About this RNA
The RNA shown here (c-di-GMP-I riboswitch aptamer) has 75 nucleotides. Model confidence (mean pLDDT): 84 of 100. It matches the Rfam family "c-di-GMP-I riboswitch aptamer". From the family's description: GEMM was predicted in a large-scale screen for bacterial structured RNA regulatory elements. Genes associated with GEMM are involved in a diverse array of functions, including chemotaxis regulation, signal transduction, secretion and chitin.
[in-house]
RNA sequence: CUACGAUAAAAGCAAAACUAUAGUGAUGUAGUGACGCAAAGCUAUAGGGUCUUAUUAAGAUUGCCAGCUGCCGAA
Numbered sequence: 001c002u003a004c005g006a007u008a009a010a011a012g013c014a015a016a017a018c019u020a021u022a023g024u025g026a027u028g029u030a031g032u033g034a035c036g037c038a039a040a041g042c043u044a045u046a047g048g049g050u051c052u053u054a055u056u057a058a059g060a061u062u063g064c065c066a067g068c069u070g071c072c073g074a075a
Base pairs, nucleotide, nucleotide: 004073005072012037013036017032018031019030020029021028022027035063041068042067043066047065048064049061050060051059052058053057
């Protein structure tokens, strides 16, 4: 450096459900919560996929793959 990922250390994220709120909707945001995650960090003017609609052109999703970046170091 690349690959890999532990009953290690440190630090994080937060599914479902419920409540409030925005939206026609997918879904977003905030709180509670803790199913999981070594990229569950960032990117939706993006390459594919999936989903929604007032459907043919707008929208949602990165916790589907992908791209970019990154902490730690046992085997």